[in-house]
């Protein structure tokens, strides 16, 4: 990088250093010198793990991933409602796109 798969409304900081950026993309909303990204610590969770069970459940976190404003921040496409003079806006529900984990190529 591509397939296939499960998740994605819950959780996590009054630390350090750093010194203009972040929130994938677009549009919009927002965070941020009352310190952004990253990088050290800390925590969070449990997918692999590891312990139990015939199996499922339970359990634990030493190890390899993750992740620590906002729901994946919201919408992006169809369908149904609902509402408008229209145009939109709204509310489900599905997808789509991303993200993460396993597993194949």
């Nucleotide at each position: 990088c591509u397939c296939u798969u499960a998740u994605c409304c819950a959780g996590a900081g009054u630390g350090g250093u750093g010194g203009a950026g972040g929130g994938a993309u677009g549009u919009g909303c927002c965070c941020u010198u009352u310190g952004a990204a990253g990088c050290c610590c800390g925590g969070c969770a449990a997918c692999c793990g590891u312990c139990u069970u015939a199996a499922a459940u339970g359990a634990c976190a030493a190890g390899g991933u993750g992740c620590c404003a906002a729901u994946u921040c919201a919408c992006a496409a169809u369908a149904a409602g609902c509402u408008u003079a229209a145009u939109g806006a709204c509310u489900u529900a599905u997808g789509a796109a991303g993200a993460u984990g396993a597993g194949a190529g």
Model confidence (mean pLDDT): 81 of 100. SAM riboswitch aptamer (S box leader) from Abyssicoccus albus, 105 nucleotides, folded computationally. Taxonomically the source falls in Abyssicoccus (Bacteria, Bacillati, Bacillota, Caryophanales).